Molecule: small-subunit ribosomal RNA
Organism: uncultured Jannaschia sp.
RNA sequence: GAGUUUGAUCCUGGCUCAGAACGAACGCUGGCGGCACGCCUAACACAUGCAAGUCGAGCGCACCUUCGGGUGAGCGGCGGACGGGUUAGUAACGCGUGGGAACAUACCCUUUUCUACGGAAUAGCCUCGGGAAACUGAGAGUAAUACCGUAUACGCCCCUCGGGGGAAAGAUUUAUCGGUGAAGGAUUGGCCCGCGUCUGAUUAGAUAGUUGGUGGGGUAAUGGCCUACCAAGUCGACGAUCAGUAGCUGGUUUGAGAGGAUGAUCAGCAACACUGGGACUGAGACACGGCCCAGACUCCUACGGGAGGCAGCAGUGGGGAAUCUUAGACAAUGGGCGAAAGCCUGAUCUAGCGAUGCCGCGUGAGUGAUGAAGGCCUUUAGGGUCGUAUAGCUCUUUCGCCAGGGAUUGAUAAUGACAGUACUUGGCAAAGAAACCCCGGCUAAUUCCGGGCAGCAGCCGCGUAAUACGAGGGGUGCAAGCGUUACUCGGAAUCACUGGGCGUAAAGCGCGCGCAGGCGGCUAAUUAAGUUUGGAUGUGAAAGCCUACGGCUCAACCGUAGAACUGCAUCCAAAACUAUUUAGCUAGAGUGUGGGAGAGGAAGAUGGAAUUAGUUGUGUAGGGGUAAAAUCCGUAGAGAUAACUAGGAAUACCAAAAGCGAAGGCAAUCUUCUGGAACAUUACUGACGCUGAGGCGCGAAAGCGUGGGGAGCAAACAGGAUUAGAUACCCUGGUAGUCCACGCCCUAAACGAUGAAUGUUAGUCGUCGGGUAGCUAGUCUAUUCGGUGAUGCAGCUAACGCAUUAAACAUUCCGCCUGGGGAGUACGGUCGCAAGAUUAAAACUCAAAGGAAUAGACGGGGACCCGCACAAGUGGUGGAGCAUGUGGUUUAAUUCGAAGAUACGCGAAGAACCUUACCUAGCCUUGACAUAUAUUAGAACUCACCAGAGAUGGAGAGGUGCCUUCGGGAGCUUUUAUACAGGUGCUGCACGGCUGUCGUCAGCUCGUGUCGUGAGAUGUUGGGUUAAGUCCCGCAACGAGCGCAACCCUCGUCACUAGUUACUAACGGUUCGGCCGAGGACUCUAGUGAGACUGCCUUCGUAAGGAGGAGGAAGGUGUGGAUGACGUCAAGUCCUCAUGGCCCUUACGGGUUGGGCUACACACGUGCUACAAUGGCAUCUACAGUGAGUUAAUCUCCAAAAGAUGUCUCAGUUCGGAUUGGGGUCUGCAACUCGACCCCAUGAAGUCGGAAUCGCUAGUAAUCGCGUAACAGCAUGACGCGGUGAAUACGUUCCCGGGCCUUGUACACACCGCCCGUCACACCAUGGGAGUUGGGUCCACCCGAAGGCCGUGCGCCAACCUGCUUGCAGGGGGCAGCGGACCACGGUGAGCUCAGCGACUGGGGUGAAGUCGUAACAAGGUAACCA
Repeated sequence: GAGUUUGAUCCUGGCUCAGAACGAACGCUGGCGGCACGCCUAACACAUGCAAGUCGAGCGCACCUUCGGGUGAGCGGCGGACGGGUUAGUAACGCGUGGGAACAUACCCUUUUCUACGGAAUAGCCUCGGGAAACUGAGAGUAAUACCGUAUACGCCCCUCGGGGGAAAGAUUUAUCGGUGAAGGAUUGGCCCGCGUCUGAUUAGAUAGUUGGUGGGGUAAUGGCCUACCAAGUCGACGAUCAGUAGCUGGUUUGAGAGGAUGAUCAGCAACACUGGGACUGAGACACGGCCCAGACUCCUACGGGAGGCAGCAGUGGGGAAUCUUAGACAAUGGGCGAAAGCCUGAUCUAGCGAUGCCGCGUGAGUGAUGAAGGCCUUUAGGGUCGUAUAGCUCUUUCGCCAGGGAUUGAUAAUGACAGUACUUGGCAAAGAAACCCCGGCUAAUUCCGGGCAGCAGCCGCGUAAUACGAGGGGUGCAAGCGUUACUCGGAAUCACUGGGCGUAAAGCGCGCGCAGGCGGCUAAUUAAGUUUGGAUGUGAAAGCCUACGGCUCAACCGUAGAACUGCAUCCAAAACUAUUUAGCUAGAGUGUGGGAGAGGAAGAUGGAAUUAGUUGUGUAGGGGUAAAAUCCGUAGAGAUAACUAGGAAUACCAAAAGCGAAGGCAAUCUUCUGGAACAUUACUGACGCUGAGGCGCGAAAGCGUGGGGAGCAAACAGGAUUAGAUACCCUGGUAGUCCACGCCCUAAACGAUGAAUGUUAGUCGUCGGGUAGCUAGUCUAUUCGGUGAUGCAGCUAACGCAUUAAACAUUCCGCCUGGGGAGUACGGUCGCAAGAUUAAAACUCAAAGGAAUAGACGGGGACCCGCACAAGUGGUGGAGCAUGUGGUUUAAUUCGAAGAUACGCGAAGAACCUUACCUAGCCUUGACAUAUAUUAGAACUCACCAGAGAUGGAGAGGUGCCUUCGGGAGCUUUUAUACAGGUGCUGCACGGCUGUCGUCAGCUCGUGUCGUGAGAUGUUGGGUUAAGUCCCGCAACGAGCGCAACCCUCGUCACUAGUUACUAACGGUUCGGCCGAGGACUCUAGUGAGACUGCCUUCGUAAGGAGGAGGAAGGUGUGGAUGACGUCAAGUCCUCAUGGCCCUUACGGGUUGGGCUACACACGUGCUACAAUGGCAUCUACAGUGAGUUAAUCUCCAAAAGAUGUCUCAGUUCGGAUUGGGGUCUGCAACUCGACCCCAUGAAGUCGGAAUCGCUAGUAAUCGCGUAACAGCAUGACGCGGUGAAUACGUUCCCGGGCCUUGUACACACCGCCCGUCACACCAUGGGAGUUGGGUCCACCCGAAGGCCGUGCGCCAACCUGCUUGCAGGGGGCAGCGGACCACGGUGAGCUCAGCGACUGGGGUGAAGUCGUAACAAGGUAACCA
């Protein structure tokens, strides 16, 4: 920097990605070289070989000899304390850094002294033994640079200052190498100190040699290092002790840096060497390839006893995702020994193996268009792409292979493992050399096919039209590598020192007092602890990083030089700031004095109103309660009313954004005691201050303990209701409790969700307390200090908002936060009588959780408005019979679709066959239909026969046409074959088109501007008005578009034009019919105009507009149509049509017969006819208008019905006509399934319809008939036409739908939304758990190896001394042995602690469609929430 929470936005916040790095591993692949690196795991066990020897110029002996010498085991010297490995332990003076004093230092250097005289042993060797072996005993005897004594001795050491003590080694030969004492140096090491060095407080106290002193011991040396005694100290909140983890550093890696992570290779230090303990030797060790003991393990054994230690180099097994050769050489560098030659050296130098990493090179270069073939893609067969890519032609040879030469150099005179290597010369031929990941976004790069499976995935996520899976074509990236995984840093300002936050996102302790700590007013001086500045010295190893130059052909790599190492220590100088000390000041803080305010606190006393209960009186049937009721009280007298009495609790009005208090909180009145604050005054003190971890105190309600009290209210509980249920809401009762005293609890949404303090930064308007000034003296005005509110500027904020009472600008101190859930939970600790409080995790799981604001939708939220929405009316439906459609059922089939409104007399303007899509049976397969090619036959065509249910099959007759260049051709029929036809098969959730609905509702948007970080807002809201976003006014808006309206058609009036088939007033004729002549007046026809615009008047109003009136045929959109904005319902239709994809292809296609779509216990919708007298029947009779009939204002359909008169007289009827029997008519191949109509007969239900529900506001409803389409026939349906012709509308409370504004929201698939908890099932991690297993640690006791120390030492002993009996004795000095304390391993017991397992059990988490309810989100239907 990006992705990811949302419909969108801003913010908070986590998760994820892009980068770099690696001792890596895994997958696919693999040409060469250089330089590096290579058991991170089992400090697991190790076969085999090698890794430390050397010196004959220290010594004797044995052997060999070329007589020069050499070899061997010993004694002796030096070295095996270096080099090499590993990181177990260690949180420590271990390491890093800088200092220090009380030390040692073989070999080396410098100076200096001495190097004299003696002595006694011992290994080897020899003899004799023991033993399997390892090894070992005895005797005899031998040498030394081995050992001992004496002498001498300074500059050495000790001292009582008199003195005492202490050395040596020679070899060989003529020059050296040695030896001794002393001093100094160098080097190396030991010790001490300051500072730095991980996590945990759910580890808070630790400590007995512990802390110090004195004496002694011990050490190279200081020191409780050890010991005896004395004292009681020492460490710790600046984190002791304990637990866990870890070698430390230079460095490495990342990062802009500060930081973070890390400690392989290389280098420095430490520690370790099978585990534990111990010392010996030595200059140096408590010793990797030495010793002793104990233990585990392995091996040998003759069972008696022995041997061993790869964390050296190789190598083996094992473990593991994983890490090499049992190589060469001492040529170089270095080490040991030696005088040296030299020997030894798995240190080292090399080679081998490994793409493990870094670096370099190559896998060819040029030309080449027919844009080859082939692959892939493509609606167009045309093209595009792989692609100059291939082929072809020309060229080159790095690497490689073959052959020749061959190292300069690493080596100074000699000596080369590497190595016949590097390098070089010649030859060969494009010849031998490219993979891997990715292509939805982040992120460079896309298409086809398969398939709802398999799968992918770092996050978001993808999966039937997948640019996301798998494969193919193409492309991007990187390249001998490429990806994946793990881990680290970065991005992450996501622990924030640099550099974050805490009103609402996570986060201010409920409030105060206050110890430690942190911070602290003004002036002057002082010191130099901190800080700052400057300078100097030492150190900060080398390597590494950086810079410059140089060497390998370049680079990696290496060399030289510089810089740097930001650090530490010491010294000098300065003295501003902090601090120290001193002196002073008054602005902070406090005290005094004065008058006021207040529900501040505690105790005591007193009052009235009300509720309840009781007593008495009056009085009678109800009261009470609710939405409505009931439980309940009441004739045993309630309720009501009046009086009195009792008791408890709370204090109406005043009362207020008012007052007081630190918070919780505080309210009748009076008294007493008492805390604090404000104001005024400026007398006093003189920084006495602020904050405050721990600590202490206070702390609503509920709850707990003891004792009181108990009127009302009221958890629990009981009853009555409500309900599907109702462990609730409502009602009637009612116990704890509420009240008091004392003692606990210590939590609240303890909230201003805002810690305390100080200073600074515009105003305006209230209110409370105190003061000042003014005059006009008031219910005044101005001002000041303190409190408490509203609004608002700057500033801040994600926004909302805050704004002198800050969430502004700064300072100080404290507390707290770091994704959601798990969880404020578990375990542990502390507190509590208990309830519980406090402190406070992890596993696991998700990619979000969240804040503010936006525009919608929704609300059993609000305001306004409209509509046959209600109301007011009128007629129906729902009941009956029938018609018709649907569901259901049935069926071989009852074809399919339509499904709340917006399906159901709908598609269907008309199913007997056909239609027809369904079923049965029986047939056809280039097909019933289209196009094309090739092919066969024939004109086409017409008539008629046989079989069959028919399709179909068979057979027959007639007929030979048109054009012609005579070859043939056009058109039609037919046979065969191939492409293809065909599909009412699927998907309306792939689509076009069309349609329904909201809704003829008044809305839906845009440009520019403005506001807002932004989504968005404004405009479109507001005040009026309208049928209307219609218009007016106002306004940061100004305009515009689609809608509204108007323009269109129709009806109503008039005029003009035109009169045939229409009309007939006047005139004439007449068969008396506008029939004829005639007329153009009227009606009418059908074209053009006029007319209506709130234009005029009155009135209201700013206006728009409204009300009334006049005139007018018509009056306020005049009536009725057509006209349907942006969009919603994945609404409907693939069966009108069109169409993508899929499916069928002798069948899901096509033909035919018959059947079905017409079935029938039932349910629903829409209708028709009725139930009758406003009527039925009979008779008579007028005026219509559409429309159709091929044309017709002419002819026909054509009877209109209502109407008039008569009759019937309230009945299941002269109502009603279903049903059924009989007989006919018509259509049609055909009325059986299954048509309509007519006549005769039959004469069912039905007496106005429950709950519920529908239409309609005027020429409307109601009622009456007429016509038309489709159609052979079939109408109660649909679409039209006219006749007659009402009632009612107070009004907008309510129901339904809609519009606009506002409000709430946890909804956005938008309430048919979201969402909670129990239960059931599966899986996962976790707490408890009788116990059990293992580790760590501590205490007490037992045992007590080896070892040094102490004591003893009667046994044993060469050196020195004494004596003499001259080889003995004694002394001195020692040794074995024994004893003691210490102590490793081991054992017993008691604790503490950590971990594993654990029947059972607790909650938690996760899991497309389980159960029960509906708690939350809207007033969520009882507001929600906290304790």